The prediction has a mean pLDDT of 81. Transfer RNA from an Oscillospiraceae bacterium, 74 nucleotides, folded computationally. It matches the Rfam family "tRNA". The family's RNA type in Rfam is transfer RNA. Rfam's curators write: Transfer RNA (tRNA) molecules are approximately 80 nucleotides in length.
RNA sequence: GGCGGCGUAGCUCAGUUGGCCAGAGCGUCCGGUUCAUACCCGGCAGGUCGUAGGUUCGAAUCCCACCGCCGCUA
Numbered sequence: 001g002g003c004g005g006c007g008u009a010g011c012u013c014a015g016u017u018g019g020c021c022a023g024a025g026c027g028u029c030c031g032g033u034u035c036a037u038a039c040c041c042g043g044c045a046g047g048u049c050g051u052a053g054g055u056u057c058g059a060a061u062c063c064c065a066c067c068g069c070c071g072c073u074a
């Protein structure tokens, strides 16, 4: 250099025939329980869906460019 894959919450990920308000588990925090801690139970918060454009009434999802990571290859 060429080809392919991935990028969504602090972490691991789901969600892609375009449309429900963008979700789950774990974790943080708050509360309950306990003499206390852990376990367990309940609840809140937390996201410019890698960046920027385009298509569309409507984009995490489709198209283009770029950035980063991984693999294969010359």
Stems, first nucleotide, its partner, number of pairs: 001073007010026004019057001029043004050066002053063002